[in-house]
Molecule: c-di-GMP-I riboswitch aptamer
Organism: Blastococcus saxobsidens
RNA sequence: CCACGACAAGGGCGACCUGCCGGCAACGGCAGUCAGCAAAGCAACCGGCCCCUCAGGGGCAUCGGGGCUACCGAA
Numbered sequence: 001c002c003a004c005g006a007c008a009a010g011g012g013c014g015a016c017c018u019g020c021c022g023g024c025a026a027c028g029g030c031a032g033u034c035a036g037c038a039a040a041g042c043a044a045c046c047g048g049c050c051c052c053u054c055a056g057g058g059g060c061a062u063c064g065g066g067g068c069u070a071c072c073g074a075a
Stems, first nucleotide, its partner, number of pairs: 004073002012037002017032006035062001041068002045065003048060005
C1' cells in the first nucleotide's frame, strides 16, 4: 500500500414510529426514538421502485450492481 473484518479499541450513522415545518405528491428538513449498519460516508452511472402540473419533470437508494473516499488493526 492492497485485500480483509475480530466476543479488539475509540467512536459514527439512525429504520419503523411520534411531533413540527416544506412540497400537488413521491418525499425531504428539524427534534425525539432506536430496528439495524464495517461504509447505513459521498455521488446518482446501470437495473429497480415511487410521485406528478405527465411524451417531460421529480423522488428513493437502509433494493441489487458499479464508482469515489475513509477510522481501527486480530486472523